[in-house]
RNA sequence: ACCCGACAAGGGCAAACCCAUCGCAAGGUGGGGGCGCAAAGCCGUGAUUCCCUCGUGGAAUGUCUGGCUGCCGGG
Numbered sequence: 001a002c003c004c005g006a007c008a009a010g011g012g013c014a015a016a017c018c019c020a021u022c023g024c025a026a027g028g029u030g031g032g033g034g035c036g037c038a039a040a041g042c043c044g045u046g047a048u049u050c051c052c053u054c055g056u057g058g059a060a061u062g063u064c065u066g067g068c069u070g071c072c073g074g075g
Base pairs, nucleotide, nucleotide: 002075003074004073005072012037013036017032018031019030020029021028022027035062041068042067043066046064047063048060049059050058051057052055
């Protein structure tokens, strides 16, 4: 390098819901809050679902798939 993932260690992220705010909306951002997560880090390929002003439009990705990167440990 590659494969795997604890009964470790240091940690990390943060569902639903609430408050504020942006947006026509789906939904986003910040704070609270923790259902969970070994990539629940980043991107957005293909699919899927959702929204609307129905377009050469937008959203989710903690829905699956794909790409890139990463801590610890085991093989």
Predicted 3D model of a 75-nucleotide RNA (c-di-GMP-I riboswitch aptamer) from a Clostridia bacterium. The sequence was found by an Rfam model in a public genome assembly. The model forms 94% of the base pairs in the Rfam consensus.